[in-house]
Molecule: TPP riboswitch aptamer (THI element)
Organism: Massilia sp. BSC265
RNA sequence: CCGCCUCGCUAGGGGUCCUGGUGUGCGCACAAGCGCGCUGCCGGGUGAGAGAUACCCUUCGUACCUGAUCUGGAUAAUGCCAGCGAAGGAAAGCGCAACGCAGUUCCC
Numbered sequence: 001c002c003g004c005c006u007c008g009c010u011a012g013g014g015g016u017c018c019u020g021g022u023g024u025g026c027g028c029a030c031a032a033g034c035g036c037g038c039u040g041c042c043g044g045g046u047g048a049g050a051g052a053u054a055c056c057c058u059u060c061g062u063a064c065c066u067g068a069u070c071u072g073g074a075u076a077a078u079g080c081c082a083g084c085g086a087a088g089g090a091a092a093g094c095g096c097a098a099c100g101c102a103g104u105u106c107c108c
Base pairs, nucleotide, nucleotide: 007095008094009093010092011058012057013056014055016052017045018044019043020042021041022040023038024037025036026035027034028033064089065088066087070083071082072081073080
């Protein structure tokens, strides 16, 4: 110095479950209470992320979706773990310039 990776910028894609308590709305009930909804509040489980100006991923695709109300195992329970899976789909360009942040100088 070059390439790749990393990283950065811009643009785009994606998921948000299980559970205890409590609050609230609706419904049911004679009542005690029960059921459903909530991106309400405080915890517990897994995870990068379980509503975030976050996190992860973007074709060299282990983000995520479908199959799937799937199969096996574990758990208080679960899209918890494994299989399925070399499956079928799935969102891109740039590389010192741009963008972001901070500082300095000049001008208005």